[in-house]
A computed fold for a 350-nucleotide part of an RNA from a metagenome, annotated as small-subunit ribosomal RNA, central domain. RNAcentral holds the full RNA, with entries from SILVA. Its Rfam family is "Bacterial small subunit ribosomal RNA". Its family is annotated with structural constituent of ribosome and ribosome in the Gene Ontology.

Context: one part of a larger RNA
RNA sequence: CUGGGCGUAAAGGGAGCGUAGGUGGGAGGAUAAGUUAGAAGUUAAAUGUGCAGGCUUAACCUGUAAUCUGCUUUUAAGACUGUCUUUCUUGAGUAUUGGAGAGGGAAACGGAAUUCCAGGUGUAGCGGUGGAAUGCGUAGAUAUCUGGAAGAACACCAGCAGCGUAGGCGGUUUCCUGGCCAAAUACUGACACUGAGGCUCGAAAGCUAGGGGAGCAAACAGGAUUAGAUACCCUGGUAGUCCUAGCCGUAAACGAUGGAUACUAGUUAUUGGAGGAGUCAAUCCUUUCAGUGACGAAGCUAACGCAUUAAGUAUCCCGCCUGGGGAGUACGCUCGCAAGGGUGAAACUC
Repeated sequence: CUGGGCGUAAAGGGAGCGUAGGUGGGAGGAUAAGUUAGAAGUUAAAUGUGCAGGCUUAACCUGUAAUCUGCUUUUAAGACUGUCUUUCUUGAGUAUUGGAGAGGGAAACGGAAUUCCAGGUGUAGCGGUGGAAUGCGUAGAUAUCUGGAAGAACACCAGCAGCGUAGGCGGUUUCCUGGCCAAAUACUGACACUGAGGCUCGAAAGCUAGGGGAGCAAACAGGAUUAGAUACCCUGGUAGUCCUAGCCGUAAACGAUGGAUACUAGUUAUUGGAGGAGUCAAUCCUUUCAGUGACGAAGCUAACGCAUUAAGUAUCCCGCCUGGGGAGUACGCUCGCAAGGGUGAAACUC
């Protein structure tokens, strides 16, 4: 390489959009590039192979046949693929009427709590722990009441729930805005799927500049613990956490499970619709579509387990793996302000 694989053994790209490319629904006609069948030419000789023969045999040599699976030309076929053309509606999309939602962006507002400030009451402790101490407090703390300020996060509702491509999203209201679902029709007529490169988004931490800073809290300091204690516990505490603008581009970015389509028993719960039944108010029964869970048949799996939300049965496209360590390292290239990211070996060793 072929092959075999990728939930947990090595292996699904963090996610989306999309270029080239690959693949692609039903019917009719045309064509003949692929395809299939026949014919002709060519496919040097030697070697190799089968058979026969010649040296006493063999090696060796000679003859003959097949092979040389290819290429060119030509004749025909028209199923399948391609190309051209006509057409269809079930894939895809558009329009209409409804629906649910922490989907995104901006602005305004709200209450609880916390800390701080000012004042009142009040007096000796408070705080903290396994027990203590550092710490705070007679310059009046803790506690309690009143008033004020600030920043951050939004208890209950809350759910095995919902939305979003993923990251993620949770107080309330308004404005702007994306997607999704259902039901009936009408329209376009394959417009589709995937997607190397590319572009965009992408938690936390980190970086740059300017703000902000209540609480929490790397680093740091002190107190304990301990043989030691650069920790766990305690008292403090700076970056940071927050906002604006711009970088970074990584995570156990996980369902450790790429996307699309079709098919293959059921039971049960729940979310959002639609239809039917109903003493039409609750309701429960029933059918169906889209999601989210629990179990489970066939099947699959090394087992665990998965099982219409597949890890089953198939097709198409992309990504990735090929013993452990060395190593996600070195070197080169490239991106970045930096931190570092992407790509990514070998010697050697077991």